[in-house]
RNA sequence: GGGAGCGUAGCUCAGUGGCGAGAGCGGGACCCUUAUAAGGCCCAGGUCGGAGGUUCGAUUCCUCCCGCUCCUA
Numbered sequence: 001g002g003g004a005g006c007g008u009a010g011c012u013c014a015g016u017g018g019c020g021a022g023a024g025c026g027g028g029a030c031c032c033u034u035a036u037a038a039g040g041c042c043c044a045g046g047u048c049g050g051a052g053g054u055u056c057g058a059u060u061c062c063u064c065c066c067g068c069u070c071c072u073a
Base pairs, nucleotide, nucleotide: 001072002071003070004069005068006067007066010025011024012023013022018056027043028042030040031039049065050064051063052062053061
């Protein structure tokens, strides 16, 4: 240089056009317990990497850029 994949919560990931963006772990409050652990229940936490485009509508499709990983010369 050429090619491919990935980027979503603090971490690991799902969601592949639509109706208020989710799960597990982690964090906090409460219940339970003599207390702790375990368990139950609730809560907080997100510019969906950035900018444009297509569309009635984009996390999702297209283009460019940024970052990471892999293949190849």
Predicted 3D model of a 73-nucleotide RNA (transfer RNA) from a Planctomycetota bacterium. It matches the Rfam family "tRNA". The family's RNA type in Rfam is transfer RNA. The coordinates come from a structure-prediction model, not an experiment, and the mean pLDDT is 81.